[in-house]
RNA sequence: GCGGGUAUGGUUUAGUGGUAAAAUGCGUCCUUGCCAAGGACGAGUGGUGGGUUCGAUUCCCACUACCCGCU
Numbered sequence: 001g002c003g004g005g006u007a008u009g010g011u012u013u014a015g016u017g018g019u020a021a022a023a024u025g026c027g028u029c030c031u032u033g034c035c036a037a038g039g040a041c042g043a044g045u046g047g048u049g050g051g052u053u054c055g056a057u058u059c060c061c062a063c064u065a066c067c068c069g070c071u
Stems, first nucleotide, its partner, number of pairs: 001070007010024004018054001026042005047063005
C1' cells in the first nucleotide's frame, strides 16, 4: 500500500427497514432474626460524519479504532 471482518447499556451477547432485547451487574422495595437465595419495579444502549427512505441499529459511502490475510 491492497483486500476482508468487527464496532449495540458497566460487562457479555441477540436481533432486525416501523417504539432496541436478554443475561449479568447497579439502585429502590418486598420476603428473612441476619446473610445468602428468591420476587417486584427502575435507571442505564446503536463508534463518528454523510447519503437513500415517510421512517435507518438495519441498506450505501467515507472516516476512526481493533483483528485477519496479501504485498

The prediction has a mean pLDDT of 81. Transfer RNA from Parcubacteria group bacterium Greene0416_36, 71 nucleotides, folded computationally. Lineage of the source: Bacteria > Bacteria candidate phyla. Its Rfam family is "tRNA". It is annotated as a transfer RNA. The sequence was found in a public genome assembly.